[in-house]
């Protein structure tokens, strides 16, 4: 130098219009208790910076982490 990677506590979806799953976590119901099981809720500067755009996680551009 060339390619890929980066989102919740974990794994990863989201490829231009309000960020989500599944596992975990809190609460309650249940149960004699613990598991399962059912409800409900928390939890994100979308790695950092700029730009395009009415609107960016998504396009572009510089940068860092990691693989290859």
């Nucleotide at each position: 130098c060339g390619g890929g990677u980066g989102u919740a506590g974990c794994u990863c979806a989201g490829c231009g219009g309000u960020a989500g799953a599944g596992c975990g976590c809190u609460u309650g119901c249940u149960u004699c208790c613990c598991a399962a099981g059912c409800a409900a809720g928390a939890u994100g500067u979308c790695g950092g910076g700029g730009g395009u755009u009415c609107g960016a996680a998504u396009c572009c551009c510089c940068u860092c982490u990691c693989c290859c």
This is a predicted structure of a 68-nucleotide RNA (transfer RNA) from a marine eukaryotic metagenome. The RNAcentral record of the sequence draws on MGnify. It matches the Rfam family "tRNA". From the family's description: Transfer RNA (tRNA) molecules are approximately 80 nucleotides in length. Rfam classes the family as a transfer RNA. Its mean pLDDT, the model's own confidence on a scale to 100, is 80.